RNA sequence: CGCUCAUCGAGACCGGCUGAGGGUCAGGCCCUUUGAAGCCGGGGCAACCGUCGAAGCUCACCCCUUCGAAAAGGUGCCAACUCCUGCGGACCGGGUCACCGGCCGACAGAUGAGUU
Numbered sequence: 001c002g003c004u005c006a007u008c009g010a011g012a013c014c015g016g017c018u019g020a021g022g023g024u025c026a027g028g029c030c031c032u033u034u035g036a037a038g039c040c041g042g043g044g045c046a047a048c049c050g051u052c053g054a055a056g057c058u059c060a061c062c063c064c065u066u067c068g069a070a071a072a073g074g075u076g077c078c079a080a081c082u083c084c085u086g087c088g089g090a091c092c093g094g095g096u097c098a099c100c101g102g103c104c105g106a107c108a109g110a111u112g113a114g115u116u
Base pairs, nucleotide, nucleotide: 002115003114004113005112006111007110008109013042014041015040016039017038021031022030023029025086026085027084028083043078044077045076048074049073051069052068053067054066055065056064082108087105088104089103091102092101093100094099
């Protein structure tokens, strides 16, 4: 990099250095010299892996599944619904129509775990 599965409307900052960008991409719309992104020192949120306990399964243990607890350790995250939209729908509403909106699904993206 690719593939598979799961989740994505909740939550979470204070300083130092630096100095103009950032929110994946496009179109919007936002954030930002009242200091962006980045680096550093602390802090926090959350609970994917992992830890502990219980139950199920079993002759029993392990594995596996479920539930709960805590948050050692491994990640991740700390503006806005993944900021909105992008493609589809024989569904709903408005409209003569074109089309607009809603809802649903997908694609894409992010994160975790596993894997060629």